[in-house]
RNA sequence: AGAGUUUGAUCCUGGCUCAGGAUGAACGCUAGCUACAGGCUUAAUACAUGCAAGUCGAGGGGCAGCAUGGGAUUAGCUUGCUAAUCCCGAUGGCGACCGGCGCACGGGUGAGUAACGCGUAUCCAACCUUCCCCUUACUCUGGGAUAGCCCGGUGAAAACCGGAUUAACACCGGAUGGUUUCAUUAGAUGGCAUCUGACGAUGAAUAAAGGCUUACGGUAAGGGAUGGGGAUGCGUCUGAUUAGCUUGUUGGCGGGGUAACGGCCCACCAAGGCAACGAUCAGUAGGGGUUCUGAGAGGAAGGUCCCCCACAUUGGAACUGAGACACGGUCCAAACUCCUACGGGAGGCAGCAGUGAGGAAUAUUGGUCAAUGGGCGAGAGCCUGAACCAGCCAAGUAGCGUGCAGGACGACGGCCCUAUGGGUUGUAAACUGCUUUUGUGCGGGAAUAAAGUCAGGGACGUGUCCCUGUUUGCAUGUACCGCAAGAAUAAGGACCGGCUAAUUCCGUGCCAGCAGCCGCGGUAAUACGGAAGGUCCGGGCGUUAUCCGGAUUUAUUGGGUUUAAAGGGAGCGCAGGCCGGCGAUUAAGCGUGACGUGAAAUGCCGCGGCUCAACCGUGGAAGUGCGUCGCGAACUGGUUGUCUUGAGUGCGUACGACGUGUGCGGAAUUCGUGGUGUAGCGGUGAAAUGCUUAGAUAUCACGAAGAACCCCGAUUGCGAAGGCAGCGCACGAGUCCGCAACUGACGCUAAAGCUCGAAGGUGCGGGUAUCGAACAGGAUUAGAUACCCUGGUAGUCCGCACGGUAAACGAUGGAUGCCCGCUGUCGGCGAUAUAAUGUCGGUGGCCAAGCGAAAGCGUUAAGCAUCCCACCUGGGGAGUACGGCCGCAAGGUUGAAACUCAAAGGAAUUGACGGGAGCCCGCACAAGCAGUGGAGUAUGUGGUUUAAUUCGACGCAACGCGAAAAACCUUACCGGGACUUGACAUCUGCGGAAGGACCGAUAACGAGGUCUGUGCCCUUCGGGGAACCGCAAGACAGGUGGUGCAUGGUUGUCGUCAGCUCGUGUCGUGAGAUGUUGGGUUAAGUCCCGCAACGAGCGCAACCCUUACCGUCAGUUGCUACGCAAGAGCACUCUGGCAGGACUGCCGUUGACAAAACGGAGGAAGGUGGGGAUGACGUCAAAUCAUCAUGCCCUUUAUGUUCCGGGCCACACACGUACUACAAUGGCGCAAACAAAGGGAGGCGAACCCGCGAGGGGGAGCGAAUCCCAUAAAAGGCGUCCCAGUUCGGAUUGCAGGCUGCAACUCGCCUGCAUGAAGUUGGAAUUGCUAGUAAUCGCAGAUCAGCAUGCUGCGGUGAAUACGUUCCCGGGCUUUGUACACACCGCCCGUCAAACCAUGAAAGUCGGAAACACCCGAAGCCUGUGAGCUGACCGCAAGGGGGCAGCAGUCGAAGGUGGGUCUGAUGAUUGGGGUUAAGUCGUAACAAGGUA
Repeated sequence: AGAGUUUGAUCCUGGCUCAGGAUGAACGCUAGCUACAGGCUUAAUACAUGCAAGUCGAGGGGCAGCAUGGGAUUAGCUUGCUAAUCCCGAUGGCGACCGGCGCACGGGUGAGUAACGCGUAUCCAACCUUCCCCUUACUCUGGGAUAGCCCGGUGAAAACCGGAUUAACACCGGAUGGUUUCAUUAGAUGGCAUCUGACGAUGAAUAAAGGCUUACGGUAAGGGAUGGGGAUGCGUCUGAUUAGCUUGUUGGCGGGGUAACGGCCCACCAAGGCAACGAUCAGUAGGGGUUCUGAGAGGAAGGUCCCCCACAUUGGAACUGAGACACGGUCCAAACUCCUACGGGAGGCAGCAGUGAGGAAUAUUGGUCAAUGGGCGAGAGCCUGAACCAGCCAAGUAGCGUGCAGGACGACGGCCCUAUGGGUUGUAAACUGCUUUUGUGCGGGAAUAAAGUCAGGGACGUGUCCCUGUUUGCAUGUACCGCAAGAAUAAGGACCGGCUAAUUCCGUGCCAGCAGCCGCGGUAAUACGGAAGGUCCGGGCGUUAUCCGGAUUUAUUGGGUUUAAAGGGAGCGCAGGCCGGCGAUUAAGCGUGACGUGAAAUGCCGCGGCUCAACCGUGGAAGUGCGUCGCGAACUGGUUGUCUUGAGUGCGUACGACGUGUGCGGAAUUCGUGGUGUAGCGGUGAAAUGCUUAGAUAUCACGAAGAACCCCGAUUGCGAAGGCAGCGCACGAGUCCGCAACUGACGCUAAAGCUCGAAGGUGCGGGUAUCGAACAGGAUUAGAUACCCUGGUAGUCCGCACGGUAAACGAUGGAUGCCCGCUGUCGGCGAUAUAAUGUCGGUGGCCAAGCGAAAGCGUUAAGCAUCCCACCUGGGGAGUACGGCCGCAAGGUUGAAACUCAAAGGAAUUGACGGGAGCCCGCACAAGCAGUGGAGUAUGUGGUUUAAUUCGACGCAACGCGAAAAACCUUACCGGGACUUGACAUCUGCGGAAGGACCGAUAACGAGGUCUGUGCCCUUCGGGGAACCGCAAGACAGGUGGUGCAUGGUUGUCGUCAGCUCGUGUCGUGAGAUGUUGGGUUAAGUCCCGCAACGAGCGCAACCCUUACCGUCAGUUGCUACGCAAGAGCACUCUGGCAGGACUGCCGUUGACAAAACGGAGGAAGGUGGGGAUGACGUCAAAUCAUCAUGCCCUUUAUGUUCCGGGCCACACACGUACUACAAUGGCGCAAACAAAGGGAGGCGAACCCGCGAGGGGGAGCGAAUCCCAUAAAAGGCGUCCCAGUUCGGAUUGCAGGCUGCAACUCGCCUGCAUGAAGUUGGAAUUGCUAGUAAUCGCAGAUCAGCAUGCUGCGGUGAAUACGUUCCCGGGCUUUGUACACACCGCCCGUCAAACCAUGAAAGUCGGAAACACCCGAAGCCUGUGAGCUGACCGCAAGGGGGCAGCAGUCGAAGGUGGGUCUGAUGAUUGGGGUUAAGUCGUAACAAGGUA
């Protein structure tokens, strides 16, 4: 510090996700030790049990219990001892009690609280403070009670009542009063706005406690310290879908109350107070020091520790006290639990342990007061779940260990690969040597106790200090140290597709599963599960949850708004924010210095202590803050003076579809009346509806009505925007320019607010010619609630009012300043020649810089800056729901969430596509010829059938295709019979040559038997070896079994189309572009020219074969000038080589002086002469595992091998491809011409003979320019038929034959005779062909025993037509649009149907919260009353004073009643929304998406 993810790829915008750190954590697997720190985040839920606050006998009365002592009695009994009982408070001491102090600390929790609660700073002249310290003074004199104990009573208990008696440092009276307080008076001082009130004077009121008489204690007053109380400034979460709140409310005066100020409370008076700088309300929350994260600014958190606050089952209340409205106190109410004799009582773990419950989850009913601290005490001491220790827990941080060294070109085992050699685990192990932390055993063994107690002594002197001795340790026989034996006691977790370090095999087969994101899994998964290996971390490792970071993704630091989300429709304008030049002044902001504070702990730095570290101690800086006092004056602000350039006013000249009102005008349209006139008009792609003989349309004249204003007219003008267009008048507004007279910053922006605001819409009243939603009809269509047509209501127009939205757009807020230019145009002004030109203000185009993701913007900015406003923060849900406001309504405005996705999006690129455009080509169309589609037959396919009808091929580019030959074989299929190392290959052992003939059984192959035969090589003559055969065993063979979507190879197709690329350079952020585009031209990316390109490669062309011409050479089997043969010859034909020839070379025209095109000459051939071979980069997961090869899977007495028979030949039917026809351009008959290219030895087979013929006999010749197949046929000649189902056509069938072959039944071909079917030129549709072509005619070959209408070749005869490129199909190039990229066979929308999910509404129903009104009104304080009761004081007494009970009242918790508010849950039904491989209907959008 970044990375992954939108795309075919790119840049950008933008979200989602990851890598880091952290935690009071939890869960999974694993686990040796030590130190330190930590441990109910949930139910402020309920709690059994024990403990957590007592102490003082030196305050007191006392004596229940214990001990001592004394006394008495009794017992065991030895006159004394022991034991028991009773008595004596005499002593130690002490339960309960009175009294003092403490219990308000310490400890827990975070429910409440948005508050002066907390933090920080300041103030109290408005306050209190037990214990402690200092100072001063005092401590006099009396009195009556009461608890306990005792007696009696009630009660189950808790407890209570009555009587008698008693003490105190309990309580009370009196005295004294320096003081203190209050009242009156005087008023210094301080501050100065209120105010403050010293030193005084007078009056009133007020104190004490004792005690063992020493220490100690008590009272009053002042001061200090400590702790508390109060006030104020500033800071302190979210929501405006909470906008108004408030009546003790705000203030005053006077009282009350308090420690004290104060509406804190009360009476009266005034009507204020708070709030957009967010009151009120709602939600959430203890605050801070600090903690985590971050570069920082920030963001999040507030557990442990420290400070503050609040609370103690819930609510209320006071009492006591220095202090409480009191966690382990009281009273009342409520809920709950427990006891009960049913009458009544008891309780409060958010103290420490512990229990139940809740929960993913959090510990021991431990030890000790030794230390630290606290309470009481004179002290010893007692108490202390504070505290210190220990226990449990990897829950965290830190440290240590599980050994170290050597040890194989490398053991065993495992695993994987394999060319079988090996590789990996791996120096790892074994083995050898060494060490001993830790663990185990044994032994030793602290510090923490400085101190304090007790005893003794000493010093100074009435109390402290010092010395000696003694005693006090939970943890603990622990830490630590020493010795001994011995590698001995100790390693796992996660991950390994990318991000992200680390890969292979097996299993599984869109299953099981994984997953943080992208995504893996459908038979070769580095992604699932296991294993091996590897990587990371390590006593831990992963997962989950949460926070910060990355995220500049809320942007102060540090973002944006033309098109990605985002400028308000426009103007005016209050508040607010911002604001010109030059002076003066001030010092609020600002800067700087000083002082105070910012607790400690934490964090940082230095030093130090535990063996180190974590941890701890100590010191420093820091703590960015707040307050106070100085100093400074540039900038901002305040005050003041002045200026004119911003702004405004004035004067003058102009300008305009600027607004409002009113008047006028013509053309057109429709309607009416009349005339002329006759059969149609109208409308469309084509029609129909409609109008019309009752006279339309057309045409003429006149009239009526309403609406809109042709030409001019223009990227022209005006207006803030919406918007504004015939002409005139009136009124109103605005802008520019010129002048420089006036004011002197008067300005800019603008939340709220106000106003304007197209079209459509609404209300009322008019008007209505045209057009025209809805509606009706006619068409179109599968449908057509549309597009088209004919009609037509609202509306369109006017007045008044409402509404307030638009793609209200420049998708661009307003203002001001600055920054190169060129070129139009509108309105002014200056000068002039009325030209050029200058200047101001508008309105356009193109560009520099700059900006921008790019497209683009570019003085009219989207540039550079300043100010103000508005708005944005992923897509969907949704501009929806709810609520509020506005509206008559329609609706508008404000405006979420649940849920869901990993994208949605912008610009540009390359393709592909378009019922986009342009150019061009092709038997693509057109022009022609012949067909196919109809018939019969052949053949292939589908389907069906079958035991099997083997398999493959499926648009073009499967279907006379693989198959250039299925009777057996082939053969892969079916049935049945057999074999199992096998029909075939290699290896080992044994035996035998191999082979041949015969018998035999079977459906056949197998089985069995007899005979024959001995070969070749070597030899030491015993034998051995090679080939071959048989037997045996196992390694293995075999598979036309699967996968062509695992593959190689081969092939088809686009397409013989002209394309496809590269290097360097250049342009672009980039994908990419350029080159390859453009102008011409070509069959061609063929060539030329131009050009930021220059070159090159694969294709094109050429080179190759063949054919057409000629020359030359050679020549038998070929040829022949000889009458024939022989012979001769090679001129000719022919054959085979080698040359030549054709190149737009020549001429002319056109063209750009080019390429080239056109015409012509010559030539056998002319512009590639004809034909062939040749197939770029690639596309179709195209075809083929059945040609072959091959990975993997499957099979192994079978999916292999073999034999016979059957099947591949089936047959209602459908399709493709052919053949033969339908006839006279023909059929038949007779006579009779002319080829080319091939084949032939298991062959071709002549002549001749036989047969009607197929064929048979025959065997010459020929391995073939010699012989044979082999007569070519059509054509041409002569004859016949006469348009018919025929002398056409030949299917089918019958009979008789021939050939091949072991074998023609299923299932071959041929011949003869006979039979003589359909068919009379073929619907929609569709194919081939541009010249030696189509059409037509025959010949040959491959395969092959036989079998050809198929296939491949060969020659013969031999046409027609092409105007042309509008259209169909295919293709090439350019351009354009795109939401497509699996690329239009694309993408994609909505309803309906189904499942699931969240949510709105809903008659209602059930809760919760905070208030309000009224009722009732506990305890309690206060007030009143107090006839009842009453110890202290007064009084001789009666009585009084004082007090209490009781009663009443104000307030008052809980409760009750009520109507509203807010909020949650639920609800038949209902609304839309979202999601979900293969449902239905259509086709809305993306191309001109077929109606932009």
Annotation:
The prediction has a mean pLDDT of 83. This is a predicted structure of a 1492-nucleotide RNA (small-subunit ribosomal RNA) from an uncultured rumen bacterium.